A computed fold for a 72-nucleotide RNA from a Paracoccaceae bacterium, annotated as transfer RNA. The organism belongs to Paracoccaceae, within Bacteria. Its mean pLDDT, the model's own confidence on a scale to 100, is 83. Its Rfam family is "tRNA".
RNA sequence: GGGGAAUUAGCUCAGGGGUAGAGCGCCCGCUUUGCAUGCGGGAGGCCAUGGAUUCAAAUUCCAUAUUCUCCA
Numbered sequence: 001g002g003g004g005a006a007u008u009a010g011c012u013c014a015g016g017g018g019u020a021g022a023g024c025g026c027c028c029g030c031u032u033u034g035c036a037u038g039c040g041g042g043a044g045g046c047c048a049u050g051g052a053u054u055c056a057a058a059u060u061c062c063a064u065a066u067u068c069u070c071c072a
Base pairs, nucleotide, nucleotide: 001071002070003069004068005067006066007065010024011023012022013021018055026042027041028040029039030038048064049063050062051061052060
């Protein structure tokens, strides 16, 4: 220098055009003498950044950034 992949909650990851979810973690309540377990509820996301297309974009397209990987 060139090719490919990834970027979504604190962490690990789903979701592939129509208001964004799970597990773990965190907070509250019930259960217990207490803790753990179990059950119920809740908080937490401008979906890496900027543009384009579209009635509508996390999703499609382009550029940029970061990380990983392959080639030279």